[in-house]
RNA sequence: AUUUCAAAAUCGCUUAAUCCAUCUGGAACGGGGGAACCAUUAUUCGUGGCUACUUAAGCCGCGUGGGGUGAAUCCUACGAUUGUAGGGGGGGCUACUCUUUGCCCUAAUCCGACAGCUAACUCCGUAAGCGUUGUGAGAGAGGAAUU
Numbered sequence: 001a002u003u004u005c006a007a008a009a010u011c012g013c014u015u016a017a018u019c020c021a022u023c024u025g026g027a028a029c030g031g032g033g034g035a036a037c038c039a040u041u042a043u044u045c046g047u048g049g050c051u052a053c054u055u056a057a058g059c060c061g062c063g064u065g066g067g068g069u070g071a072a073u074c075c076u077a078c079g080a081u082u083g084u085a086g087g088g089g090g091g092g093c094u095a096c097u098c099u100u101u102g103c104c105c106u107a108a109u110c111c112g113a114c115a116g117c118u119a120a121c122u123c124c125g126u127a128a129g130c131g132u133u134g135u136g137a138g139a140g141a142g143g144a145a146u147u
Base pairs, nucleotide, nucleotide: 011131012130013129014128018027019026020025028126029125030124031123032122033121038116045063046062047061048060049059050058051057065114066111067110068109069108073088074087075086076085077084078083089106090105091104092103093102096140097139098138099137100136
């Protein structure tokens, strides 16, 4: 000097997921429900149990239809299924910002027949995971020193 591994601190990145405090909170950021107007024309279905009944019907649970958070969806081919491959669309790439090259991701989960938008109003979240193309390029801005 280079590479790899581990720990701590500082700093930084994805993200709404941070800050303060007199510590059962507050601020900030983010999400859901919810009028008029506008828009929409569709309320399925399966299954198990209980109550009850013969015109019947109700309740609970699991799926499913539909919907929510999220960038995380659509199409094609193969595949008995979970899946595999490719493409379109969407998202990220950090040490001032932007463009470009190139690289990477395209999950997970919740509600439980039910929700369009939506002022007032109302409910909820502030988890988690990581470590930079730093000798890729260009443009712009800013700071410092010298003259």